[in-house]
RNA sequence: GCCUCCAUAGCUCAGUGGCAGAGCGCUGGUCUUGUAAACCAGAGGCAGAGAGUUUAUACCUCUCUGGAGGCA
Numbered sequence: 001g002c003c004u005c006c007a008u009a010g011c012u013c014a015g016u017g018g019c020a021g022a023g024c025g026c027u028g029g030u031c032u033u034g035u036a037a038a039c040c041a042g043a044g045g046c047a048g049a050g051a052g053u054u055u056a057u058a059c060c061u062c063u064c065u066g067g068a069g070g071c072a
Stems, first nucleotide, its partner, number of pairs: 001071007010024004026042005048064005
């Protein structure tokens, strides 16, 4: 220098055009002598940044940023 892939909740990830989810973690409650576990409820992200396409993009296209891998 060129090519490919990745970027979604605190962490690990799902969702592949139509109002954004799970597990774990966190907060409150029930239970317990108490803690944990279990069960119930809840908070927390407009999706790395920008532009384009579309009636409508996390999802398609382009650029940039960051990360991983490969070739030279």